[in-house]
Molecule: SAM riboswitch aptamer (S box leader)
Organism: sheep gut metagenome
RNA sequence: CUUAUCAAGAGUGACGGAGGGUUCAGGCCCUGUGAAGUCCGGCAACCUGCUUCAUUGUACAGUGCGGCAAGGUGCCAAUUCCUGCGGCGAAAGCCGAGAGAUGAG
Numbered sequence: 001c002u003u004a005u006c007a008a009g010a011g012u013g014a015c016g017g018a019g020g021g022u023u024c025a026g027g028c029c030c031u032g033u034g035a036a037g038u039c040c041g042g043c044a045a046c047c048u049g050c051u052u053c054a055u056u057g058u059a060c061a062g063u064g065c066g067g068c069a070a071g072g073u074g075c076c077a078a079u080u081c082c083u084g085c086g087g088c089g090a091a092a093g094c095c096g097a098g099a100g101a102u103g104a105g
Base pairs, nucleotide, nucleotide: 001105002104003103004102005101006100011040013039014038015037019030020029021028024084025083026082027081041076042075043074046072047071048069049068050067051066053064054063055062056061080099085096086095087094088093
């Protein structure tokens, strides 16, 4: 940079000790009935492996909808916690963009 996804899911555990929700601003929250972090545990299923069926192909093999597993990542308060830009709307709010996160390339 390209592309897909982002309203679901995940602990009454151990250590640890004060902060955390990525960054800026504004909100709003979580936290000593214990934050961050580490370990264990778990969730999910993008990549990966196996596979029913269908399909392309002479064949090796490829592709599509599913299924199973969990090796590589990822994730485990709140929609990506919400708003910062634009559109619609009387308002509540809805839609989109941007930014960000994660996977694959």